[in-house]
RNA sequence: GUUGCCGGAUGGGCAGUCGCUCCCGGGUCUUCCCGGGGGAGGAAAGUCCGGUCUCCGCAGGGCAGCGUGCCGGCUAACGGCCGGGCGGGUCGCAAGGCCCGACGGAAAGUGCCACAGAAAAAAUACCGCCUGGCAGCAAUGCCCGGUAAGGGUGAAAAGGUGCGGUAAGAGCGCACCGCGGCGGGAGUAAUUCCGCUGGCAGGGAAAACCCCACGCGGAGCAAGACCAAAUAGGGGAGGAGGGGCGGCCCGUCCCGCUCGACUUCCGGGUAGGUCGCUAGAGCCGUUCAGCAAUGGGCGGCCCAGACGAAUGACUGCUGCCCGCAAGGGUACAGAAACCGGCUUAUAGUCCGGCAACCCCC
Numbered sequence: 001g002u003u004g005c006c007g008g009a010u011g012g013g014c015a016g017u018c019g020c021u022c023c024c025g026g027g028u029c030u031u032c033c034c035g036g037g038g039g040a041g042g043a044a045a046g047u048c049c050g051g052u053c054u055c056c057g058c059a060g061g062g063c064a065g066c067g068u069g070c071c072g073g074c075u076a077a078c079g080g081c082c083g084g085g086c087g088g089g090u091c092g093c094a095a096g097g098c099c100c101g102a103c104g105g106a107a108a109g110u111g112c113c114a115c116a117g118a119a120a121a122a123a124u125a126c127c128g129c130c131u132g133g134c135a136g137c138a139a140u141g142c143c144c145g146g147u148a149a150g151g152g153u154g155a156a157a158a159g160g161u162g163c164g165g166u167a168a169g170a171g172c173g174c175a176c177c178g179c180g181g182c183g184g185g186a187g188u189a190a191u192u193c194c195g196c197u198g199g200c201a202g203g204g205a206a207a208a209c210c211c212c213a214c215g216c217g218g219a220g221c222a223a224g225a226c227c228a229a230a231u232a233g234g235g236g237a238g239g240a241g242g243g244g245c246g247g248c249c250c251g252u253c254c255c256g257c258u259c260g261a262c263u264u265c266c267g268g269g270u271a272g273g274u275c276g277c278u279a280g281a282g283c284c285g286u287u288c289a290g291c292a293a294u295g296g297g298c299g300g301c302c303c304a305g306a307c308g309a310a311u312g313a314c315u316g317c318u319g320c321c322c323g324c325a326a327g328g329g330u331a332c333a334g335a336a337a338c339c340g341g342c343u344u345a346u347a348g349u350c351c352g353g354c355a356a357c358c359c360c361c
Base pairs, nucleotide, nucleotide: 001357002356003355004354005353006352007351008350009349010348012318013317014316015315016314017313018312020039021038022037023036024035025034026033027032041332045343046342048341049340050339051338052337053220054219055218056217065216066215067214068213069212070084071083072082073081074080085103086101087100088099089098090097091096104211105210109209110208112204113203126151127150128147129146130145132143133142134141135140159177160176161175162174163173164172178200179198180197181196182195183194184193185192186191224275225274226273227272234266235265236264237263238262242259243258244257245256246255247254282301283300284299285298286297287296288295289294319330320329321328322327
């Protein structure tokens, strides 16, 4: 220097004209005008996880269900982040570097392991090996038994390698490795190192059920709260020189009950309006503690708040890419209560780590 993997940053710039929305100040305080100021993102996206906030529910404990899952730390919390351990991949002679990991338990139980294979888990013998017996001149065949070293099957075969041993073999014996138990050292821990001891229980898979530990009430800003029209209902009071019934057999008067146009008051809801609504686990700088994630101190700053939903359009110069030029292109993408993460999309440019190759000293 090029390429690949991983991580981080950035996501065109300046100016002019005309608009949109919110806030502040002013005006013949009106929806209008004037001046000043703010106005999309790193993902505003998917809505996957966690929280703030709001309403509803709720004695306490358990069961069921769902989720998480090596250890330590960080955090408001998390399935996130940081550090460490272990395992895998890759590079390297090595030390080690980089990348990846749903990484609790398979000696609690149940079930499963296709095809092939003798046998897929308290097992077993297809070829083979061996002692003995029988037949045969022999080659060899058959039978009883031993065996699991070798071959074969399979993704996986009942500890591995070597020596001894044996008829052949076999943890049968021994050494080393592995595994279990006990003890000790290092470490907060995961884990790791050493010693002693046991010939040796243990196949895989928990992204099968399950077991263990921990966590979890539900719905969501269309949450929720307030003000409140017309029309139609509801309730209270009054109520005609209106109707009905009764006091009385009838009429009149009077009294009581009731229905009631109308008057007035109250209340709920709808349309509409207001709040919630953006000063916050906030941003920038600096310093301290810490390997780091992160936290503390100090100083400065205010940075969208709409709702049939603003954040736009045009022009000039310029950066970058393509093109001889004219000219063309300039990624992914648009807030909706807010915050912390994860995931996904993203042209080009810059920075860092690791690896390979090439060049120079």
A computed fold for a 361-nucleotide RNA from an Acidobacteriota bacterium, annotated as Bacterial RNase P class A.
Of the family's consensus pairs, 92% are formed in the model.
Its mean pLDDT, the model's own confidence on a scale to 100, is 80.
The source organism's lineage runs through Bacteria, Pseudomonadati and Acidobacteriota.